[in-house]
Context: one part of a larger RNA
Formats: sequence, C1' cells, structure tokens
RNA sequence: UGCAGGUACCUGACGAGAAGGACCCUUUAGUACGAGAGGAACAGGGGUUCGUCGCCUCUAGUUUAUCAGUUGUCUGACAAGGCAUGCUGAGUAGCCACGCGGUAGCGGAUAAGAGCUGAAGGCAUCUAAGCUCGAAGCCGCCUUGAAAAAGAGGUACCAUAGGACGCUCAUAAAUGAUGAGUUUGAUAGAAGCCGGAUGUAAGCAUCGAGGUUCGCCGAGAUGUUCAGUCCUGGCUUACUAAAGUCCGUUAAAC
Repeated sequence: UGCAGGUACCUGACGAGAAGGACCCUUUAGUACGAGAGGAACAGGGGUUCGUCGCCUCUAGUUUAUCAGUUGUCUGACAAGGCAUGCUGAGUAGCCACGCGGUAGCGGAUAAGAGCUGAAGGCAUCUAAGCUCGAAGCCGCCUUGAAAAAGAGGUACCAUAGGACGCUCAUAAAUGAUGAGUUUGAUAGAAGCCGGAUGUAAGCAUCGAGGUUCGCCGAGAUGUUCAGUCCUGGCUUACUAAAGUCCGUUAAAC
C1' cells in the first nucleotide's frame, strides 16, 4: 500500500520445534523357568545425568550505580573536590549459573512381521475382494508464527466513529515499531516514609606515642554518631512537567 469506514476479539490454510534421550536403585521376586546351579519379564515407584523451557526467593558471579580506605599530582591552606576504570575492600537493582522450578503420555494410519475369513484351484492358502493387530519411526494431541491465505476470512459493537503528531515515560527499544499515560491524571521527576549499600562524616571536646627553639607541634584513639553519604527498589503525595495541534468520518436516500 492492498483486502472500499473504524475499534476490539477470534479462526487457522500454510509453516517452525527434538523436547526429549540415557542410566541407576527398588516393588514385582529369589517369583515364572530350572533336577540343581542359577535366574527373568510386563507393569508401578524413586532418583541421577545430558539436553531443553522458564525464573532470580536462596547460593554464587558480575556490578565504569554507590560507599569507604589509600597513592601521585593540581585547585594557596582546612574542608570539599578534579585527573589516572589509579589501586584496594565491600556492593543493591539488573543480567546471569555454579542456583531454583517444569520437562505426562495418549490416539490415528502403517513397515517388517503375526493373524481371521476366503476363492481362483470342491482341498489348502494372511490376499486376489474384505477384515484384525503390529515400532523410539509417520500424522495428531503440546508450544509457537500466521488473513498479502489475491478464494486477501469471521464475530460483536460504533458510525460527528476513530486515528496521527506533539508531550511524560517503560514491562519495549539500533532507527522505526510496541506498550503505559496525557489534569476525568500517579506517566516521569521532586518531597516524605519504608527498604537497601557502605561503615561511624565534618566541626567541636577529651586523651595522646613521640618531637621540641619549651612557645608549642603532633600520627592516632574515644565521644557527639548504627553517624554521614548514596540508591537502576517499594508506597504515599499533584509540588514540577504531560491542559496542545491536525487528519478523518456523515460514499445512502430525497
């Protein structure tokens, strides 16, 4: 763009998938079988491992969020900072595995094969007509894409219906797209509270190894102080920012 309006919800032609594989233990059972020695299976239960799907409560990893310590240098000094992912110790959210959860089997048509009935060929014969079974294989049930499937689908509702741009955003994201919201508002920020990370800020007071030109200087410790700083987390609250613009519809009848 098309399927002669729009919105919402579906159908499913045709596609994709491997979503499961193997092993161990146990009941069956010291049973069937076998003189004995030995010694199963059908079916059921529990688990391990590989693969696969999902998740982040726990454990672990990462963490150029953040906090603290510290080196060099610079901002005149203190404080507070800049630069070198400087180095080091922790580390939420997110992402993740080494962590956690799931991973029934059933049906249909068959292959080799096993058969039933049954002639040609008075018998026999699974086959010629007909019929019943039969595999981790095939086709479904399962997950998923899908109306551009041109045979271009369907249902319900609306018909001054609806949509787009803009703006605040994220369960979305390369750009588009998708989704939430746009004052009839908790969409984001800010604020408050909760939760969390780090680990006790600055200033002041007291003590202080030691040094001393006897005037003082002084690393550090303790108290104020589970402080100070910070948060990709949760809740509350319109304080701030979303208050706008445009397209489209009335293809019929008279």